[in-house]
Context: one part of a larger RNA
RNA sequence: GUCUGCGAGUUAUUGUCAGUGGCCAGCCUAAGGUGUUCUGCACCGGAGGCGAAGGGAAACCGAGUGCCAAUAGCGCGACCAAGUCGCUGGCAAUAGACCCGAAGCGGAGGUGAUCUACUCUUGAGCAGGUUGAAGUUGAGGUAACACUCAAUGAAGGACCGAACUCGUGGAUGUUGAAAAAUCCUGAGAUGACUUGAGAGUAGGAGCGAAAGACUAAUCAAACCCCGUGAUAGCUGGUUCUCUCCGAAAUCGCUUGAGGGCGAGUCUUAUGGAAGUACCCAGUAGAGGUAGAGCACUGAAUGGCUUAGGGGCCCCACCAGGCUGCCAAAACCAAUCAAACUCCGAAUUCUAUUGGUCUCAGUAUCAUAGGAAUCAGGCCGUAGGGGAUAAGCUUUACGGCCGAGAGGGCAACAGCCCAGACCAUCAGCUAAGGUGCCUAAAUGUGAUUAAGUGGAAAGGAUGUGACGUUGCUUAGACAGUGAGGAUGUUGGCUUAGAGGCAGCCAUCAUUUAAACAGUGCGUAAUAGCUGACUCAUCGAGCGAUGUCGCGCCGAAAAUGAUUGGCGAUUAAAUCACAUACCGAAGCUAUGGAUUCACGACCGGUUCGCCGGACGUGAGUGGUAGGAGAGCGUAAUCAACGCAGCGAAGCCGGACGGAAACGAACGGUGGAGCGUUGAUUAGUGAGAAUGCAGAC
Numbered sequence: 001g002u003c004u005g006c007g008a009g010u011u012a013u014u015g016u017c018a019g020u021g022g023c024c025a026g027c028c029u030a031a032g033g034u035g036u037u038c039u040g041c042a043c044c045g046g047a048g049g050c051g052a053a054g055g056g057a058a059a060c061c062g063a064g065u066g067c068c069a070a071u072a073g074c075g076c077g078a079c080c081a082a083g084u085c086g087c088u089g090g091c092a093a094u095a096g097a098c099c100c101g102a103a104g105c106g107g108a109g110g111u112g113a114u115c116u117a118c119u120c121u122u123g124a125g126c127a128g129g130u131u132g133a134a135g136u137u138g139a140g141g142u143a144a145c146a147c148u149c150a151a152u153g154a155a156g157g158a159c160c161g162a163a164c165u166c167g168u169g170g171a172u173g174u175u176g177a178a179a180a181a182u183c184c185u186g187a188g189a190u191g192a193c194u195u196g197a198g199a200g201u202a203g204g205a206g207c208g209a210a211a212g213a214c215u216a217a218u219c220a221a222a223c224c225c226c227g228u229g230a231u232a233g234c235u236g237g238u239u240c241u242c243u244c245c246g247a248a249a250u251c252g253c254u255u256g257a258g259g260g261c262g263a264g265u266c267u268u269a270u271g272g273a274a275g276u277a278c279c280c281a282g283u284a285g286a287g288g289u290a291g292a293g294c295a296c297u298g299a300a301u302g303g304c305u306u307a308g309g310g311g312c313c314c315c316a317c318c319a320g321g322c323u324g325c326c327a328a329a330a331c332c333a334a335u336c337a338a339a340c341u342c343c344g345a346a347u348u349c350u351a352u353u354g355g356u357c358u359c360a361g362u363a364u365c366a367u368a369g370g371a372a373u374c375a376g377g378c379c380g381u382a383g384g385g386g387a388u389a390a391g392c393u394u395u396a397c398g399g400c401c402g403a404g405a406g407g408g409c410a411a412c413a414g415c416c417c418a419g420a421c422c423a424u425c426a427g428c429u430a431a432g433g434u435g436c437c438u439a440a441a442u443g444u445g446a447u448u449a450a451g452u453g454g455a456a457a458g459g460a461u462g463u464g465a466c467g468u469u470g471c472u473u474a475g476a477c478a479g480u481g482a483g484g485a486u487g488u489u490g491g492c493u494u495a496g497a498g499g500c501a502g503c504c505a506u507c508a509u510u511u512a513a514a515c516a517g518u519g520c521g522u523a524a525u526a527g528c529u530g531a532c533u534c535a536u537c538g539a540g541c542g543a544u545g546u547c548g549c550g551c552c553g554a555a556a557a558u559g560a561u562u563g564g565c566g567a568u569u570a571a572a573u574c575a576c577a578u579a580c581c582g583a584a585g586c587u588a589u590g591g592a593u594u595c596a597c598g599a600c601c602g603g604u605u606c607g608c609c610g611g612a613c614g615u616g617a618g619u620g621g622u623a624g625g626a627g628a629g630c631g632u633a634a635u636c637a638a639c640g641c642a643g644c645g646a647a648g649c650c651g652g653a654c655g656g657a658a659a660c661g662a663a664c665g666g667u668g669g670a671g672c673g674u675u676g677a678u679u680a681g682u683g684a685g686a687a688u689g690c691a692g693a694c
Base pairs, nucleotide, nucleotide: 001694002693003692004691005690006689011095012094013093014092015091016090017089018088019087020086021085022084023083026050027049028048032044033043034042035041036040054061055060064076065075066074067073098237099236101234105227106226107225109224110223111222117201118200119199120198121197122196123195124194125193126191128160129159130158131156135152136151137150138149139148140147164188165187166186169184170183171182172181203219205215206214240629241628242627243626244625245624250263251262252261253260254259264373265372266370267369268368269367270366271365279355280354281353282352283351284350285349286348291343292341293340297337298336299335301333302332303331306327308326309325310323311322312321313320376401377400378399379398380397381396382395383394384393385392406417407416408415421591422590423589424588426587427586428585432581433580434579435565436564437563441578442577443576444575445574446573447572458552459551462549463548464547465546466545467544468543469542470541471540479536480535481534482533483532485509486508487507490504491503492502515530519528520527592619593618594617595616596615597614598613600611601610602609603608630683632680633679634678635677636676637675638674639673640672641671648667649666650665651664654661655660
């Protein structure tokens, strides 16, 4: 991992609501007892409980009572009624309370020192080699010591190094040979050494040359058992089918924020229900947003005028003059504002009238039972925060997903289209498409040349359309040929300045035209060229604006991509026209089911219930509510089957909307089924589920 089996809302008591029964202003017995055909049933048993009356703290009063001086007023009650006891179901409380799961806490309960820590008793072990302390002896030496030398001697938490003990560094190993090892290397190796056997100390305790180390692979409190099914606002799991309805991810409070409680939203039952809710239209109101405005509050620019200052002049003082400086207030012009408003929409909300003469015992509302939800997400619109960033965050309104399948977007919860009861080898459409992949297309008129389509600011004689303006057969624009002169080298400056370093001026003449010179150039000249003119040529040529489609801008890591192939008067783009394809949409035909209505049949305790038919509206669905069923095991009753072959197992026609049922055949060899009623250890794929097999 697979297979098989097991595996999770139970039981008791109390309460509450619904259903269904008995009795009824009453209802019921409990313990206990008696009888019996004895897991049971029948009969006693009214102790007691609930109800029929409430108010008050109470005395107490009583359809009233309390407050109170009160007959007033107010509070709680009564006013014409319903309980009680069973059974079944929903839910709650108390219990382990749907199941599994902690780390932990407690026990004057117990077991452990065969591992390990320390201690006690008694034993054992340490190859070999080196060094050579004290002391002693001899000699020298001293007044005597001291001291010196030689020999002897054997000390030492001495040295080197096996056994032994340890574990420094590295490698291997890492589902190992091993739940800590192997190999190489290394430390100690007569000592605070190592070690055998026996013994002692223990769980808030031991022991510790102290690391919270060690106390049997377990230690910041061992292990076993018990309290114990501790608790778990947390995670996981929770087993058959169909039908009807169908959410929420919000508000308030919370030692609250991933939990709860109340409200909101869902469901079931009951009640009442107005031509009402809802929708549309009119009318009357509410309001201060968008916009706009500057009348207020502020901000802010220029001007005018002018207080107050600064500067300069004048001045004994007082005064005075000028100003290209700063500037309040007022005025003029032009602006800005979420916390400005003289104004002011759309939408919205409230009230009312009318309308659809419809939605129909429905929506809405009320009461009661049951919930789930309190992490939401994206898109559009209006805003706040942020950087007018975020698949960001936070509000409001709407949509979708959530809980929604189908078609489109290549693929793709939230985008576009569209809401799946079932069947059909029928039709029409939506979005989106119609070269091939791939269902379906043609025509007309334009644009694009970039494979643009299938990336921005910015840049550019790309190209098309529409304008404005200038020149032009009195010859434009471009090209070619010729000229481009004289005073003059203008004056100044300067070493020089001759059109062309710089400054000033920029005239006149000859001309078809020619600048006191547009650029290159020279030391300065020279030289080249341009403006300007003529000739040649012969028809358009410039400037500028708007719009359409293109171009550049364009660099990323394995081989590229409109989905691919491919496609250029298109298979790109724009516009028009007419077809077609295209969905679980709509239609058609048949069928199922829910609800409503209608008339029919049967039953009826007259409340209604059941059946078939017709018409209409429905039938996506998570959490969740409600309803109806299938199957398993057992009990009771009735009816059946079975050695002429039960159950079980294998195959299985066929039937049913599903859970499922099942003829028949084989195997098997002794019990089993159907119907009605009752009861439950009643349904498996998931829980890192449990056990077994492989």
A computed fold for a 694-nucleotide part of an RNA from Paraglomus brasilianum, annotated as large-subunit ribosomal RNA, domain II. The source organism's lineage runs through Eukaryota, Fungi, Glomeromycotina, Paraglomerales and Paraglomus. Rfam family: Bacterial large subunit ribosomal RNA. Rfam links the family to the GO terms ribosome and structural constituent of ribosome. Its mean pLDDT, the model's own confidence on a scale to 100, is 83. The RNAcentral record of the full RNA draws on SILVA.